A computed fold for a 94-nucleotide RNA from a chicken gut metagenome, annotated as THF (Tetrahydrofolate) riboswitch aptamer. Its mean pLDDT, the model's own confidence on a scale to 100, is 79.
RNA sequence: CAGAGUAGGAACGGCGCGUUAAGUGCCAUGGGAUGGGAAGUUGCCCAUGGACGAAGGGAGUCUAUCUUCCGCGGUGCCGUCUCCGCGUCCGCUG
Numbered sequence: 001c002a003g004a005g006u007a008g009g010a011a012c013g014g015c016g017c018g019u020u021a022a023g024u025g026c027c028a029u030g031g032g033a034u035g036g037g038a039a040g041u042u043g044c045c046c047a048u049g050g051a052c053g054a055a056g057g058g059a060g061u062c063u064a065u066c067u068u069c070c071g072c073g074g075u076g077c078c079g080u081c082u083c084c085g086c087g088u089c090c091g092c093u094g
Stems, first nucleotide, its partner, number of pairs: 001094003008083002011080006017073003026050007036090003040086001056070005
């Protein structure tokens, strides 16, 4: 001097959850994790509270807070792939 590596997003696949409305998205407060190390920002996650807010239908029979199929939800987790990607100091690779 150059480079790699966090978090995170999209698509696809698998398995679930909800459809008796949780979840997602928004706001507030508190907390947490976050390149190998240190402090830390964006973003992320969790808890509590608040406002907003939805798509159901078919079949079965044991009539049940049941099973199943097709949908629906800015739905959860995992995998693959891809996009983006740590500014500072040290470390690592060349």